Notes: RNAcentral holds the sequence, with entries from ENA, GtRNAdb and Rfam. Transfer RNA from Marmota monax, 72 nucleotides, folded computationally. Rfam family: tRNA. Rfam's curators write: Transfer RNA (tRNA) molecules are approximately 80 nucleotides in length. Rfam classes the family as a transfer RNA. Model confidence (mean pLDDT): 81 of 100. Lineage of the source: Eukaryota > Metazoa > Eutheria > Marmotini > Marmota. RNAcentral records the identical sequence in 4 taxa.

């Protein structure tokens, strides 16, 4: 230089045009003699950035940007 993918919660990742979940972590309360394991709750998201499309975009166009791993 080319084509491609990929980018969401502290991390792994799901989701679908109608105001985003899980799972592990974290807080807290029950349990326990305590400690783990267990239950139950809660906190954590300007859904990479800009711009268009649309009543409405995390999804659909485009640019760029981050990051894979192919090719030359």
């Nucleotide at each position: 230089g080319g084509g491609g993918a990929u980018g969401c919660a502290g991390c792994u990742c799901a989701g679908u045009g109608g105001u985003a979940g899980a799972g592990c972590a974290u807080g807290u309360g029950c349990u326990u003699a305590g400690u783990a394991u267990g239950c139950a709750c809660a906190a954590g998201g300007u859904c990479c950035u800009g711009g268009g499309u649309u009543c409405g975009a995390u999804c659909c166009c485009c640019a760029g940007c981050u990051c894979c791993a192919c090719u030359a």